[in-house]
Description:
The RNA shown here (transfer RNA) has 72 nucleotides and comes from a Phycisphaerae bacterium. The coordinates come from a structure-prediction model, not an experiment, and the mean pLDDT is 80. The organism belongs to Phycisphaerae, within Bacteria.
RNA sequence: GGCUCCGUAGUUCAACGGAUAGAACAGUGGUCUUCUAAACCUCAAAUGUGAGUUCGAUUCUCGCCGGAGCUA
Numbered sequence: 001g002g003c004u005c006c007g008u009a010g011u012u013c014a015a016c017g018g019a020u021a022g023a024a025c026a027g028u029g030g031u032c033u034u035c036u037a038a039a040c041c042u043c044a045a046a047u048g049u050g051a052g053u054u055c056g057a058u059u060c061u062c063g064c065c066g067g068a069g070c071u072a
Base pairs, nucleotide, nucleotide: 001071002070003069004068005067006066007065010025011024012023013022018055027043029041030040031039048064049063050062051061052060
C1' cells in the first nucleotide's frame, strides 16, 4: 500500500430504518444501620467525525479519523 472487521454512558454490552437510545457494573444523593458493607429508592451520564439516501438513520452509502487482523 491492498483487503476485512470494529468504533454507542466511566467500563462491559444491547438496540427489524420509526423506543423517551436500554441493561449490568461503576458514580451522585437519600432510606436503613451505632458505623461500614449489603439491600432498597433516586439522579446524572453515550451513538468517532463530515456529507449523502430517506418522511424518518445508532442502523444503509461514501470520505476522513482511530483501533484490530490478514496479505505483499